[in-house]
Molecule: RNase P RNA; transfer RNA
Organism: Neptunomonas concharum
């Protein structure tokens, strides 16, 4: 200098003018408003609503079956399908990145077409004729499959360890060497796992569990339109069905348990007001300590949207400047997806120079 | 704001222990029939199975992530 990887941060700034919406405060007028002042006012994803938790109601959330989810190991956490560290596998020259990564030697199932054979393997082509059998024979042998053979060909996504030597009629873990695989032990590690350690086994155990299933662990349901209170209004209405204690409902699978005593669907009637829940929180920032890290902890400091037809905007000037994706609605922790442009740190590879 | 369901031909729908080539009706087009049209008969074309990724030998179907559409949810008696 070029190419690249990972992590973190920003997401327009300043000034002026005019607005919008809450809070506090001062003044005015009888309510309720008006005016002035001070201070606050969208995001890194506020999004998708995909996970987890808080909170609220139903038992202080209870038991069993069913069902759902998760799935290498250890840890972090309020919890998680998240995160951190490690193992194994894949990938990249490397920094690194990716992985639904338990179990088909518990059981059951599936594999179309092609192919001889698709799971207790298999003889279509090819190879062989040693032994046995059949036919012929010049008695040397020749021919053959109804016999042997999984080395070679062919089919297929997949054909039941690989290479070499021996062996054989031809072949074959049939035997041996090396590689691979499996079992047991030792060693290291909390563990997953590793092993240039030792012994044994000729190889058994093909694929599929994002097929049923098995194993381990987790999960009660509903959601702020939850829920509590005040006020107003009306027809405390009608039809059908179920049930009436071995039952119904709360309760969104079933049974038990607990509480309670009618319930479901449809049609019709009334109100469309207010208060709370509502934002001080697993909170932000800084420093120290513990830990490889996620994170935890101590001290100091700060208060930082809370609307309900629903505010957070418009214009002008300067800075390269209309400039990305995009707008809170009970609140947090994650994941996923979208995102113009910019900044910082660490590391890798290539080339050259010192 | 919350909770559900759906997406297959121009339209309405089938298609599920994953399998040979994704079908049906209506519509469209062509031929026959008719003087002509309709109806009828025969035939033909038309599909990125909403999009993208994964599992598998093989995906409309199984899994995951997005996109679009639709429906339901206030209180009182």
């Nucleotide at each position: 200098a070029g190419a690249g990887u990972u992590c973190g941060c920003c997401g327009g700034a300043c000034a002026g003018u005019c607005g919008c919406u809450g809070u506090c405060u001062u003044g005015c007028c009888u309510u309720g408003g008006c005016a002035g002042g001070a201070g606050g006012g969208a995001g890194g994803a506020a999004a998708g609503u995909c996970c987890g938790g808080g909170c609220u109601c139903c038992a202080u959330a209870g038991a069993g079956c069913a069902g759902a989810g998760u799935g290498c190991c250890a840890g972090a956490u309020a919890a998680c399908g998240u995160c951190u560290g490690g193992g194994c596998g894949g990938u990249g020259u490397a920094a690194g990145c990716c992985g639904a990564c338990g179990g088909c030697c518990a059981g059951u199932g599936c594999a179309g077409c092609a192919g001889a054979g698709a799971g207790u393997a298999g003889a279509c082509c090819g190879c062989c004729u040693a032994a046995g059998u059949a036919u012929c024979u010049u008695c040397g042998g020749a021919u053959a499959a109804c016999g042997g053979u999984a080395a070679g060909g062919g089919u297929g996504a997949a054909a039941g360890g690989g290479u070499g030597c021996g062996g054989u009629a031809a072949g074959a873990g049939c035997g041996c060497a090396c590689c691979g695989c499996g079992u047991g032990g030792g060693u290291g590690g909390c563990a997953a796992c590793a092993u240039u350690c030792c012994a044994c086994g000729g190889c058994a155990u093909g694929g599929u569990a994002a097929a049923c299933c098995c194993c381990a662990c987790u999960c009660g349901g509903a959601g702020c339109a939850a829920g509590a209170c005040c006020a107003a209004a009306u027809a405390g209405g009608g039809a059908u069905c179920c049930a009436u204690u071995a039952g119904g409902u709360g309760u969104g699978g079933c049974u038990c348990g607990c509480a309670u005593c009618g319930g479901a669907u449809c049609c019709g009637g009334g109100u469309a007001g207010g208060u709370c829940g509502c934002u001080u929180g697993a909170g932000g920032c800084g420093u120290g300590c513990a830990g490889u890290g996620a994170u935890g902890u101590a001290c100091g400091u700060c208060c930082c949207a809370g609307a309900u037809g629903a505010a957070u905007g418009a214009c002008u000037g300067u800075c390269u400047a209309u400039u990305a994706c995009a707008g809170a609605a009970c609140c947090c922790g994650g994941c996923u997806u979208a995102u113009a442009g910019g900044c910082g740190a660490a590391c890798u590879c290539u080339a050259a120079u010192c | 704001g919350g909770c559900a369901a759906u997406g297959u031909a121009g339209c309405u729908c089938a298609g599920u222990u994953g399998g040979u080539u994704a079908g049906a009706g209506c519509a469209a087009c062509g031929c026959a029939u008719u003087c002509a049209u309709a109806a009828u008969g025969c035939g033909u074309g038309g599909g990125u199975c909403g999009c993208a990724g994964g599992u598998u030998c093989a995906a409309a179907u199984c899994c995951c992530g997005c996109c679009a559409u639709u429906g339901c949810c206030a209180c009182c008696a």